[in-house]
């Protein structure tokens, strides 16, 4: 000087996923936990919205009851499923295409290092969950606080912060 491995620290990005933190652990540090905290989500009145129905709600299995026994059928309960519906999220709609993949349009989201606007550029439009069921919603109830990464082009205007004298 180079390469590999392990651990720690600093800066920054997506995201709600900042921060504080005893007992414990250790030579020490880091770490981690109960808890706090703030941030985020769901359920949940009136009013409003929605519906006007004669049939009102999906599928499978089991049990019980009714139906004179059986079959069929009906009701209730339990368990499972997802095509209906719903939720978190930017992650949707439409068209073309031989289903699909894919393509196109509209629309939605992120980054380019103080903030806002402008120009330009680079990208994303996934995934998971609930389980026939939920509009909004005071009180109230309840859940999560993970995971994954590494950008740095220009000009002008305005605003703000920090440091030094």
């Nucleotide at each position: 000087g180079c390469g590999u491995c392990c651990g720690g620290a600093c800066c920054g990005c997506c995201g709600a996923g900042a921060c504080c933190g005893a007992c414990c652990u250790u030579u020490g540090g880091c770490g981690a936990c109960a808890g706090g905290a703030g941030c985020g989500g769901g359920g949940g009145a009136a009013c409003c919205a929605g519906g006007u129905a004669g049939u009102c709600c999906g599928c499978c299995g089991c049990g019980c009851a009714c139906c004179u026994c059986c079959c069929c059928g009906u009701g209730c309960g339990c368990g499972g499923c997802u095509c209906g519906g719903g939720g978190u999220g930017a992650a949707g709609c439409c068209g073309c295409c031989a289903c699909g993949a894919g393509c196109g349009g509209c629309c939605g989201g992120g980054c380019c290092a103080c903030c806002u606007c402008c120009c330009g550029g680079c990208c994303c439009g996934a995934a998971c969950c609930c389980g026939a069921c939920a509009g909004c919603u005071c009180a109230c109830c309840u859940c999560g606080c993970a995971g994954g990464c590494g950008u740095c082009g220009g000009a002008g205007a305005g605003g703000g912060a920090c440091c030094c004298c």

Model confidence (mean pLDDT): 75 of 100. The RNA shown here (c-di-AMP riboswitch aptamer (ydaO/yuaA leader)) has 165 nucleotides and comes from Streptacidiphilus sp. ASG 303. Its Rfam family is "c-di-AMP riboswitch aptamer (ydaO/yuaA leader)". About the family: This family represents a conserved RNA structure found upstream of the ydaO and yuaA genes in Bacillus subtilis and related genes in other bacteria.